[in-house]
RNA sequence: AGUCUAUUUAGACCGGCUGAGGGAAAGGCCCUUAGAAGCCGGGGCAACCAUCCUUAAGAACAAAUAAGGAACGGUGCCAACUCCUGCGGAACGCGCUUAUGUCGUUUCCGAUAGAUAGACG
Numbered sequence: 001a002g003u004c005u006a007u008u009u010a011g012a013c014c015g016g017c018u019g020a021g022g023g024a025a026a027g028g029c030c031c032u033u034a035g036a037a038g039c040c041g042g043g044g045c046a047a048c049c050a051u052c053c054u055u056a057a058g059a060a061c062a063a064a065u066a067a068g069g070a071a072c073g074g075u076g077c078c079a080a081c082u083c084c085u086g087c088g089g090a091a092c093g094c095g096c097u098u099a100u101g102u103c104g105u106u107u108c109c110g111a112u113a114g115a116u117a118g119a120c121g
Stems, first nucleotide, its partner, number of pairs: 002120007013042005021031003026085003043078003048074002051070006082113001087110005095102002
C1' cells in the first nucleotide's frame, strides 16, 4: 500500500514567521491580503487507544466483559452536517406526456467515496 471493525448534523483559536491560495476529487457554493495553505509556540475540544476510578457482583480477591466517570500519556481535531450534490430507494408537490414514463425541487433512508481511530499487515 492494503484488509477488517467502529465513528462521522456535538465540541473546540490565539500569537509569531511567511505571503496566495484553500475547502480530497468533479460540479456547485463558500472562505481568504481585515491574510489562504504551510511551519513554529501556546491554548482548547474530544474520549478511539493506553492508564486510573465506580458499578453490574450476591463470601472474598483477581482476570475478562458491559455500562458510567476522570483526562497526566499516544493519536486526532479546533469555518460551514464529511460545506452540499453525484449512485439506489421512499414520500410530498409541480410541469410535460398516450404512458406504471420522464424532468425539476424539498425531505428521509441506504450504498459508494473520503476522514479519524483501533486491530492486522